The RNA shown here (SAM riboswitch aptamer (S box leader)) has 88 nucleotides and comes from Cetobacterium sp. 2A. The coordinates come from a structure-prediction model, not an experiment, and the mean pLDDT is 78.

[in-house]
Formats: sequence, structure tokens, C1' cells
RNA sequence: AAACCAUCAAGAGAGACCGAGGGACUGGCCCUAUGACGUUUCAGCAACCUACCGUAAAGGUGUGGUGCUAACUCCAGCUAGAUGGAAG
Repeated sequence: AAACCAUCAAGAGAGACCGAGGGACUGGCCCUAUGACGUUUCAGCAACCUACCGUAAAGGUGUGGUGCUAACUCCAGCUAGAUGGAAG
């Protein structure tokens, strides 16, 4: 690296930098120079791993590692993809 396991309709935004695309893909419909996408800071959400408390099983807190914070997953189709774990 591939295989494998779990999850993907809940929840949670402000600043700075950058500068034209973005929402996987197709069709729609949207967001976007009143600054998108991305990066970053802070804040927040969540609870996959972890730490702590605790239990018969549960459960709780949110320390640390990730993740996430327009729209019912944006809608329909599609099952590509994304995230975490595990393994090496």
C1' cells in the first nucleotide's frame, strides 16, 4: 500500500491570508468578487481511538490523536467516495 471492520438524514462558525471556482460523478438546483475552494487561528460539535471516573452489563467526562461545523447526505440517480479503526 492492498485486503478487512464500522460510520456517513442528528449536531456545531467567526477572523486572517489567498484569489475563481465549489457542492464526488451525471442531471437538476444552489453557494460564490458582499470573496467561493483551499490554508490557518480561535471557537464549537461529535464521541471513532485514547485517558480518567464507573459498572454485572451499561454509562459518564471530554485529557490527548483524528474527524466534522451552507442547503434534509442539497434533491434524484449512482456506489464512486470520505472518515475512523485495524493491520503491516

Background: Lineage of the source: Bacteria > Fusobacteriati > Fusobacteriota > Fusobacteriia > Cetobacterium.